A computed fold for a 398-nucleotide RNA from a Dongiaceae bacterium, annotated as Bacterial RNase P class A. Rfam family: Bacterial RNase P class A. Rfam classes the family as a ribozyme. From the family's description: Ribonuclease P (RNase P) is a ubiquitous endoribonuclease, found in archaea, bacteria and eukarya as well as chloroplasts and mitochondria. Of the family's consensus pairs, 96% are formed in the model. Its mean pLDDT, the model's own confidence on a scale to 100, is 76. It is recorded under the gene name rnpB.
RNA sequence: CCAGACGGCCGGAUGGCCGCCUUCCGCGCCGGGCGGCGACGCCGCGGCGCGGGGGGAGGAAAGUCCGGGCUCCACGGAAACACGGUGCCGGGUAACGCCCGGCGGGGGCGACCCCAGGGAAAGUGCCACAGAAAGCAAACCGCCCGGCUCCGGCCGGGCAAGGGUGAAAGGGUGCGGUAAGAGCGCACCGCGCCUCCGGCAACGGCGGCGGCACGGUAAACCCCACCGGGAGCAAGACCGCGUAGGGGCGGCACGCCGCGGACGAAGCGGCAGACGGGUCUUCGCGUCGCCGCCCGGGUAGGUCGCGUGAGGCGUCCGGUAACGGGCGUCCCAGAUGAAUGGCCAUCCACCGCCGGCAACGGCGGGGACAGAACCCGGCUUACAGGCCGCCUGGCCCG
Numbered sequence: 001c002c003a004g005a006c007g008g009c010c011g012g013a014u015g016g017c018c019g020c021c022u023u024c025c026g027c028g029c030c031g032g033g034c035g036g037c038g039a040c041g042c043c044g045c046g047g048c049g050c051g052g053g054g055g056g057a058g059g060a061a062a063g064u065c066c067g068g069g070c071u072c073c074a075c076g077g078a079a080a081c082a083c084g085g086u087g088c089c090g091g092g093u094a095a096c097g098c099c100c101g102g103c104g105g106g107g108g109c110g111a112c113c114c115c116a117g118g119g120a121a122a123g124u125g126c127c128a129c130a131g132a133a134a135g136c137a138a139a140c141c142g143c144c145c146g147g148c149u150c151c152g153g154c155c156g157g158g159c160a161a162g163g164g165u166g167a168a169a170g171g172g173u174g175c176g177g178u179a180a181g182a183g184c185g186c187a188c189c190g191c192g193c194c195u196c197c198g199g200c201a202a203c204g205g206c207g208g209c210g211g212c213a214c215g216g217u218a219a220a221c222c223c224c225a226c227c228g229g230g231a232g233c234a235a236g237a238c239c240g241c242g243u244a245g246g247g248g249c250g251g252c253a254c255g256c257c258g259c260g261g262a263c264g265a266a267g268c269g270g271c272a273g274a275c276g277g278g279u280c281u282u283c284g285c286g287u288c289g290c291c292g293c294c295c296g297g298g299u300a301g302g303u304c305g306c307g308u309g310a311g312g313c314g315u316c317c318g319g320u321a322a323c324g325g326g327c328g329u330c331c332c333a334g335a336u337g338a339a340u341g342g343c344c345a346u347c348c349a350c351c352g353c354c355g356g357c358a359a360c361g362g363c364g365g366g367g368a369c370a371g372a373a374c375c376c377g378g379c380u381u382a383c384a385g386g387c388c389g390c391c392u393g394g395c396c397c398g
Base pairs, nucleotide, nucleotide: 001394002393003392004391006389007388008387009386010385012347013346014345015344016343017342018341020056021055022054023053024052025051026050027049028048029047030046031045032043033042034041035040058369062380063379065378066377067376068375069374070232071231072230073229083228084227085226086225087224088102089101090100091099092098103117104115105114106113107112118223119222123221124220125217126216127215140163141162142159143158144157145156146155147154148153171189172188173187174186175185176184190212191210192209193208194207196205197204198203236304237303238302239301246295247294248293249292250291251290252289255271256270257269258268259267273288274287275286276285278283311330312329313328314327315326316325317324318323348367350365351364352363353362354361355360
């Protein structure tokens, strides 16, 4: 210098002007409450205005995919069944399907990366197409032996090494052996079992035995172990406008018919009456007495929940790490049609054009993805551009 691997961080800066949300202080006005006979005084009670001070989006605020806090509902504790989820081992954590460290397998020259990674000798199912044969052995082309032959082959027997099919065909390579072959025999590798050693464990290693039995598939049913009650801040709690509406008591007023029942009362239906508006009537629609006192529910609306928390920063200690502990320090958005913005100037990345061998200069453009809504821990996804650390491979120079 080129190519790459991993981890972390930033994600415009400064100034001016005009605005928005929230909070605190001061002053003024209006309303309310309390005290006082009153003039008036007091109030960290509310609203509005003015002035001043403080704070005001993110690394993902996103998707709402996991795990919790909190709230309400259900439930005697617990267990079981069903259903859903998780799944190598150890650790971290409030918890997790997250994170860290290992193990095993796979990829890369390497730094490093990837894995839904329990159980297939409990059982059941499935293995498309091709192929003779797909799980229990079987033989299409072949190879070998014998017999026959019209010399093309045919028949009987042996074999599974070679060819062919397939994702997968009853271990692999080599030597021996044989008519040809075959774990038939042997060596190594693989596989299984056993002993011992190392490791908390997953697992790894030495040695011995077995001639190979046990194909694959559990993101198929299933088995095993562990976890899980449901709904969610529109949770939930409080105050509650009225010429809205419900109930109780008292007073006044109060027609008829039918059902009902007892010819009563309650209740229901019809007519009449009153009131309302539609067009005066006809007509049809709606409501069903008035007054006073008391009670609870609840709509609109308002308040709380709602910002001190598994909190941020710094430092020390323990730990390989995730993380934990001690000390110090800080208070850091809370809207509810929903604030966090707009304009200008200068600068910094970056991009394009022109000039130049180059360093560089000039002109123009120009800021990614996105935006809190109860909160927190994760995961995933989006993202212009830039910075830092550590490591790997290659080339060159000293």